About this RNA: The RNA shown here (SAM riboswitch aptamer (S box leader)) has 118 nucleotides and comes from Rubrobacter sp. It matches the Rfam family "SAM riboswitch aptamer (S box leader)". Rfam's curators write: The SAM riboswitch is found upstream of a number of genes which code for proteins involved in methionine or cysteine biosynthesis in Gram-positive bacteria. The model forms 100% of the base pairs in the Rfam consensus. The organism belongs to Rubrobacter, within Bacteria.
[in-house]
RNA sequence: CGCUCAUCGAGAGCGGUCGAGGGACGGGCCUUAUGACACCGCGGCUACCGGCGAGAGGGAGGCUUUCCCCCACGACAGGUGCCAACUCCCGCGGAGGGCGGCCUCCGAGAGAUGAGUC
Repeated sequence: CGCUCAUCGAGAGCGGUCGAGGGACGGGCCUUAUGACACCGCGGCUACCGGCGAGAGGGAGGCUUUCCCCCACGACAGGUGCCAACUCCCGCGGAGGGCGGCCUCCGAGAGAUGAGUC
């Protein structure tokens, strides 16, 4: 980098350095010299993984306990990650509503994160 699966309406500060854009892309709309973005320090959040606690179901062996698989719960914060706005909104398809501009819902695509795999 690619592929597979899962999740994405909640959550999360203060300093320092730097100096102009940043919010993936396009269109919007926000945000930013009252210093954004990025980097550093401390801090925080808890999505996934993780071990810990305890429970239910299934399987194997054993003969009263061991191992494995799956599901959900509790706290923790070890590994990633994250700490403006629903993934900020829309961008393709479908359904419904509206006189219309448009609106609502479902799905997909794209994106981000995690786990696995190559």